[in-house]
RNA sequence: CCUCGAUAAAGGCAAACUCAUUGAAAGAUGAGGACGCAAAGCUACGGGUCUAACGCAUCACCAAAUGCUAUGACCGCCGAGCUGCCGAA
Numbered sequence: 001c002c003u004c005g006a007u008a009a010a011g012g013c014a015a016a017c018u019c020a021u022u023g024a025a026a027g028a029u030g031a032g033g034a035c036g037c038a039a040a041g042c043u044a045c046g047g048g049u050c051u052a053a054c055g056c057a058u059c060a061c062c063a064a065a066u067g068c069u070a071u072g073a074c075c076g077c078c079g080a081g082c083u084g085c086c087g088a089a
Base pairs, nucleotide, nucleotide: 004087005086012037013036017032018031019030020029021028022027035076041082042081043080045079046078047077048074049073050072055068056067057066058065
């Protein structure tokens, strides 16, 4: 230095849930809180999943409803790229 990941050491992040804000929603942000995580650090690049505002179509007297659809979202779904603490076997 590269692999690898310990009953090591120093630490780090923060699920569900609650409150507040925001958004059409999925979700996001902040505070509290810890299910867990060796990248649960970053990037929507490839898959996958979620939502359906706008748009399109159907029905219908209108409205409503239903279906399709990301340009929206999820990196704590997987892969990929970049970076990082420690040093047992």
The RNA shown here (c-di-GMP-I riboswitch aptamer) has 89 nucleotides and comes from Filobacillus milosensis. Taxonomically the source falls in Filobacillus (Bacteria, Bacillota, Caryophanales, Bacillaceae). The sequence was found by an Rfam model in a public genome assembly.